[in-house]
């Protein structure tokens, strides 16, 4: 060169046939309980979904292209 796949909260990841609120679990952050720390138990915060463009009434999701991080052929 050509193919394939992934990027959603600090991490790791779900999110269905496009459909009206973007979520788990750890973490973190108050408080409760403890002499005191873990551990439990109760709340809470924290995204504009990897960038830009397109089609739709409506896009996390469908197309195009570019960045990255993987794997495979030459």
């Nucleotide at each position: 060169g050509g193919g394939c796949u992934c990027a959603u909260a600090g991490c790791u990841c779900a999110g269905u046939u496009g459909g009206u609120u973007a979520g788990a679990g750890c973490a973190c952050c108050u408080g409760a309980c403890u002499c005191a720390u873990a551990a439990u138990c109760a709340g809470g915060g924290g995204g504009u979904c990897g960038g830009a463009g397109g089609a739709u009434c409506a896009u996390g999701c469908c197309c195009u292209u570019c960045u990255g991080g993987g794997c495979c052929c030459a």
The RNA shown here (transfer RNA) has 74 nucleotides and comes from an uncultured Bacteroidia bacterium.
Rfam family: tRNA. The family's RNA type in Rfam is transfer RNA.